This is a predicted structure of a 738-nucleotide part of an RNA (large-subunit ribosomal RNA, domain II) from Candidatus Komeilibacteria bacterium RIFCSPLOWO2_01_FULL_52_15. Its Rfam family is "Bacterial large subunit ribosomal RNA". Its family is annotated with structural constituent of ribosome and ribosome in the Gene Ontology. The coordinates come from a structure-prediction model, not an experiment, and the mean pLDDT is 82. Lineage of the source: Bacteria > Bacteria candidate phyla > Candidatus Komeiliibacteriota.
Context: one part of a larger RNA
């Protein structure tokens, strides 16, 4: 790791509730427990339950209760209905026969009685509906392990001290060397001593080193030779030394030279069995098909925020039956958006007026001033918590349209409570954030798959029930990769701008108004003048147009500043303004709106078009064409719903036809099926070959069925109930095999 097997919504309760379903409904059922039995069952057996009355907190009371002093009142209550036959009655009609009256008659009128026919009410009877019980199946709660697996834990009886710690008793061992305490003994010493010297002696948690014991250091080892070892080196090795035997201390415990250390590889509380299937609001995991409908991530409350409980949103069944949503039209409420300063408030600039203050004149009184604060006028503003004002949409209610898998009350089962982007409207940040939090009968994902955005849940287009070498669109593009235009007119850009990007820059280009000057010759070049008073004056060492202050005239002139700049130590030298001559037709200045260029640095080549390459195959505007989705349309087919219609049925039950609308879907709620094992009933198949197993025409929307072929070699299939250890691919499943 793969393959098999095994593996998870089950059982009970005489609990409760809803739907179906059969009996009864002169309501209904029997429990224990008896009798019979062909052991399958039958039959008796109302003791009890529920129902037949409610209502009130109750006492009670009762077709009525309760509320209250009382209720005009208000709450909750009073179960039958229908089809048919049958008995009596009334009514209305046809009829027959019998009396009276008129009438020749035909007939009219009136009275009485038979029989039919309808309608009403009435007895009786039977069937149904509805009610109620009870039986059985399904969902669902509840209480039980309760869908399955999964703690760490707690509690209780028992096992261990053959590991290891302590202690007790009896043994055992400890090369070899080295020091040389005390003590003694001579010898000296002494008055004795004391002391000294040599000698003996052989003390010590004494000293070096094996054994032994440890285990500091590194190494090496680390699926190992080892669940802690190995190599080299260290430390203790006569002592608190090591060690074999045997005993002892037990878990709410023992021993601990004390490390939460140790008690059998297991110790902040051992193992083992047991209560036990502890309990887990947490994670995993949860098995076959199709069909119809489909959600939520919000509010409330919650020792509550990853759980719940109730509403909301989603399903099913039944009633109700136009009632929703939109639209029109009419009637209301309000204080956003804007907008304004008339109130609170906030900020500016001007003016007047008061008060306070700084300097300054003045003896003083006073006056004059920078400023400060109130206040009033004016100008021009700001405000989510100002408003003299005031929308659009939204809300509420009316009518009328408006008819749909709309909508309303009932009731059964639900899941949801981390929601993520986008658009617009705020809040909090930094008018940060793929940031947070809110709002929008806002999307769209969630639960959506197809086409576009090179890839890209949340963006743009569009909602997949299935087939088809059909058509036609949408977003989006049409030069190649790649399906379409080298498409057409009219323009802009030369920047690879397109194919990132600001403030701020730009005599790049195109374009829009307005002025200006110009054949009386503009604008540029280019020749030529550009003087004179006078070196204006004052300053100054000088100051001559040009360091600096002051004036800034008047003349000659086609025109020339008491000078616009370079320059001199100051002069001097060069320009310009300013005029004339040549030339010869437009120049100049501002300003609109395109559209470019600068500004422009990132870490592994290109890497800010998907490449490719493009001068359009970029941009901008008109215009045709074409391409392109699971859209549309065409054509077959399946199924679901309504609605018509023929058959048909106890039944709007079922089947066929026609018509019209739908069929994406997680969580999840309905529907109808497939298969598997075992039981009864009926009816088969098999050694002329059954399960089982390989392969399998072919058949059914699916789950699956399956002729016949090999192989097996001894059972088994089908149809109708009926009961389940009922379906595997995931739970670090579980057990085997490879």
């Nucleotide at each position: 790791a793969c393959c098999a097997a095994c593996g998870a919504g089950u059982u009970a309760g005489u609990u409760a509730c809803g739907u179906g379903u059969u009996g009864c409904u002169u309501a209904u059922u029997u429990a224990a427990g008896c009798u019979c039995u062909u052991u399958g069952g039958a039959g008796c057996g109302a003791a009890g339950g529920u129902u037949a009355a409610g209502u009130g907190a109750a006492a009670g009371c009762g077709a009525g209760g309760g509320u209250u002093a009382a209720a005009c009142g208000c709450c909750c209550g009073u179960a039958u209905c229908u089809a048919g036959a049958c008995u009596u009655u009334g009514a209305u009609c046809u009829u027959g026969c019998c009396c009276c009256g008129c009438g020749c008659a035909a007939g009219c009128g009136g009275g009485a009685u038979g029989a039919g026919a309808u309608c009403a009410a009435u007895u009786u009877c039977u069937g149904g509906a509805g009610u109620g019980c009870a039986u059985c199946a399904c969902g669902u709660a509840c209480u039980a392990g309760a869908c399955c697996c999964g703690a760490a834990a707690c509690c209780g009886g028992g096992u261990g001290a053959g590991c290891u710690a302590g202690c007790c008793a009896u043994g055992a061992c400890c090369a070899g060397g080295g020091u040389g305490a005390a003590g003694u003994c001579u010898c000296g010493g002494u008055a004795a001593a004391a002391c000294g010297a040599g000698a003996u002696g052989g003390a010590g948690g004494c000293c070096c080193g094996a054994a032994c014991c440890c285990a500091c250091a590194a190494g090496c080892c680390g699926u190992g030779c080892g669940a802690c070892a190995c190599u080299u080196g260290g430390g203790g090795a006569u002592g608190a030394g090591u060690u074999g035997u045997g005993g002892u201390u037990a878990g709410a415990g023992g021993a601990g030279a004390a490390a939460u250390u140790c008690c059998a590889a297991u110790c902040g509380a051992a193992c083992u069995c047991g209560g036990a299937g502890a309990u887990a609001g947490c994670u995993g995991g949860u098995u076959c098909u199709c069909c119809u409908c489909g959600a939520a991530a919000u509010a409330g409350u919650u020792u509550u925020u990853g759980g719940a409980c109730u509403a909301g949103c989603c399903u099913g069944u039944a009633c109700c039956g136009u009632u929703a949503a939109g639209c029109a039209c009419c009637g209301g409420a309000g204080g956003u958006a804007g907008a304004g300063c008339a109130c609170u408030g906030g900020a500016u600039g001007g003016g007047g007026u008061c008060a306070g203050a700084u300097g300054g004149a003045g003896c003083a009184a006073u006056c004059c001033u920078a400023c400060u604060g109130a206040u009033c006028c004016u100008a021009a503003u700001c405000a989510a918590a100002c408003u003299c004002c005031g929308a659009a949409u939204g809300c509420c209610g009316g009518u009328g349209u408006g008819u749909a898998u709309u909508g309303g009350u009932a009731u059964g089962g639900a899941g949801u409570c981390a929601g993520a982007c986008c658009a617009u409207g705020g809040g909090g940040g930094c008018u940060a954030a793929g940031c947070u939090c809110c709002a929008u009968a806002g999307g769209u994902c969630a639960a959506a798959a197809g086409g576009g955005a090179a890839a890209c849940a949340g963006c743009c287009c569009a909602g997949a029930c299935c087939u088809c070498a059909a058509u036609c669109u949408a977003a989006g593009g049409u030069c190649c990769c790649u399906a379409a235009a080298u498409u057409g007119c009219a323009g802009u850009u030369c920047a690879g701008u397109g194919u990132a990007g600001a403030a701020g820059g730009u005599g790049g280009u195109a374009u829009u108004g307005c002025g200006a000057c110009u054949u009386a010759u503009a604008c540029a070049a280019c020749u030529a003048g550009g003087a004179g008073g006078u070196u204006g004056g004052c300053u100054u060492a000088g100051a001559g147009g040009c360091a600096g202050c002051c004036a800034u005239c008047c003349u000659u002139u086609a025109a020339a500043g008491a000078a616009a700049g370079c320059g001199u130590a100051a002069c001097a030298g060069c320009u310009c303004a300013c005029u004339a001559g040549u030339c010869a037709a437009g120049u100049c200045g501002c300003u609109u709106u395109g559209u470019g260029c600068c500004g422009a640095a990132a870490a592994u080549u290109c890497a800010a078009c998907g490449g490719g390459g493009c001068u359009a195959a970029a941009c901008u505007g008109c215009a045709u064409a074409c391409c392109g989705a699971c859209g549309a349309u065409g054509a077959g087919g399946a199924u679901c719903c309504g609605c018509u219609u023929a058959c048909u049925u106890u039944a709007u039950u079922g089947u066929g036809a026609g018509c019209g609308g739908g069929u994406g879907g997680u969580a999840g709620a309905g529907g109808a099926g497939c298969g598997u094992u075992c039981u009864c009933u009926g009816c088969g198949c098999a050694c002329u070959g059954a399960a089982g197993c390989g392969g399998g025409a072919g058949g059914g929307u699916a789950a699956c069925c399956g002729a016949c072929c090999g192989u097996g070699g001894a059972g088994u299939g089908c149809a109708g109930a009926g009961a389940a250890g009922u379906g595997c691919g995931a739970a670090u499943g579980u057990u085997g095999g490879u």